The part of an RNA shown here (small-subunit ribosomal RNA, central domain) has 346 nucleotides and comes from a Bacteroidota bacterium. It matches the Rfam family "Bacterial small subunit ribosomal RNA".
[in-house]
Context: one part of a larger RNA
RNA sequence: UUGGGUUUAAAGGGUGCGUAGGCGGAUAAAUAAGUCAGUGGUGAAAGCCUGCAGCUUAACUGUAGAAUUGCCAUUGAUACUGUUUAUCUUGAAUGUAGUUGAGGUGGGCGGAAUAUGACAUGUAGUGGUGAAAUACUUAGAUAUGUCAUAGAACACCGAUUGCGAAGGCAGCUCACUAAGCUAUAAUUGACGCUGAGGCACGAAAGCGUGGGGAGCAAACAGGAUUAGAUACCCUGGUAGUCCACGCCCUAAACUAUGAUCACUCGCUGUUGGCGAUACACAGUCAGCGGCUAAGCAAAAGCAUUAAGUGAUCCACCUGGGGAGUACGGCCGCAAGGCUGAAACUC
Numbered sequence: 001u002u003g004g005g006u007u008u009a010a011a012g013g014g015u016g017c018g019u020a021g022g023c024g025g026a027u028a029a030a031u032a033a034g035u036c037a038g039u040g041g042u043g044a045a046a047g048c049c050u051g052c053a054g055c056u057u058a059a060c061u062g063u064a065g066a067a068u069u070g071c072c073a074u075u076g077a078u079a080c081u082g083u084u085u086a087u088c089u090u091g092a093a094u095g096u097a098g099u100u101g102a103g104g105u106g107g108g109c110g111g112a113a114u115a116u117g118a119c120a121u122g123u124a125g126u127g128g129u130g131a132a133a134u135a136c137u138u139a140g141a142u143a144u145g146u147c148a149u150a151g152a153a154c155a156c157c158g159a160u161u162g163c164g165a166a167g168g169c170a171g172c173u174c175a176c177u178a179a180g181c182u183a184u185a186a187u188u189g190a191c192g193c194u195g196a197g198g199c200a201c202g203a204a205a206g207c208g209u210g211g212g213g214a215g216c217a218a219a220c221a222g223g224a225u226u227a228g229a230u231a232c233c234c235u236g237g238u239a240g241u242c243c244a245c246g247c248c249c250u251a252a253a254c255u256a257u258g259a260u261c262a263c264u265c266g267c268u269g270u271u272g273g274c275g276a277u278a279c280a281c282a283g284u285c286a287g288c289g290g291c292u293a294a295g296c297a298a299a300a301g302c303a304u305u306a307a308g309u310g311a312u313c314c315a316c317c318u319g320g321g322g323a324g325u326a327c328g329g330c331c332g333c334a335a336g337g338c339u340g341a342a343a344c345u346c
Stems, first nucleotide, its partner, number of pairs: 004317003007300002012314001014201004021194003025088007033081002035077008049065006091191001092188003095184006103177007110154001114150008125136002162169002206247006215241002220236004258313006266291009295302002319346003328339004
């Protein structure tokens, strides 16, 4: 390479949008590029293969044929693919009418808790632990009450719930804004799917500038524990955590399961619609869960939300270590990221 694979053995890109490309619904007509058939030309000779012949045989040689699976020209065929034209509505989108939600951005407001400050009451302890100590406290702590200030997070509701492409999103309210679903079948008429590069988004930590700083808390200090204790436990505590703007671009970014379409037994719970309505039973569409049949799988298990049966496109894998390292390149303020070997060794 052919082939085989990617939940857990190596392997699905973190996610989306989208360029090129690849692939693509139904009907009719035209064309004849791909495709198929015939004919002609060419495809040097030698060699290979087959028949026959010549050296006594063979090797060797001669001769005739086949082959040269290709290319060009030409005449036809028209199912499929392509191209062009016309039409269609089921894919896709739009409209109309409803509806759903912690979807997003910005503003305003709220209560509980915590901390701090002031005042008041009050007196000897408080705190903390397995037990202690460091720590705080007669300069009046802890506790209780009233008032004030500050920052951060939103108990109950709350759920195998909901929304979002993923990351993620939760007090209440206002403004702006995006999306899904359902019903209808009015409009367009294949406008679709995937998507190398590219662009955008992307938890936490980290970085830059300026704010903010209640609680928590890397580093750090002290107290314990211990043989030691650069830890686990305790008392403190700075970056950080929060906000604005700009970077970083990585995660067990996980469903360890790429996207889209079609097909393939059932039972059950639940969310949002529709329809029907007496509440019930039963139906239907779109989600979110549990169990299970066929089938699949090495098994665990998956099973209409497939890991089943098929189709299209992309990404990725090819023994362990060396190594996600070195070198080079690109990106970054840096930290580092992306791309990514070999020697050697088992």
The sequence was found in a public genome assembly.